[in-house]
RNA sequence: CGGGCCGUCGUAUAGUGGCAGUACGCAAGGCUGGGGGUCUUGUAGCCCGGGUUCGAUUCCCGGCGGCCCGA
Numbered sequence: 001c002g003g004g005c006c007g008u009c010g011u012a013u014a015g016u017g018g019c020a021g022u023a024c025g026c027a028a029g030g031c032u033g034g035g036g037g038u039c040u041u042g043u044a045g046c047c048c049g050g051g052u053u054c055g056a057u058u059c060c061c062g063g064c065g066g067c068c069c070g071a
Base pairs, nucleotide, nucleotide: 001070002069003068004067005066006065007064010024011023012022013021018054025043026042027041028040029039030038031037047063048062049061050060051059
């Protein structure tokens, strides 16, 4: 310098045009004499900018970051 893949709550991940879920974590509460355990409720997220579209986490372009390949 060129190319490919990836970027979603604190962590690990699903989703792929119309409502963003799951598990762990964290917070509050119930059961228990307490702990552990379990149950309920809650908390918190689409890397950034532009474009397409009635509508973008999703499609397109650029940027940034990570991993890999080539030179």

A computed fold for a 71-nucleotide RNA from an uncultured bacterium, annotated as transfer RNA. Model confidence (mean pLDDT): 82 of 100. Its Rfam family is "tRNA". By type it is a transfer RNA. Rfam's curators write: Transfer RNA (tRNA) molecules are approximately 80 nucleotides in length.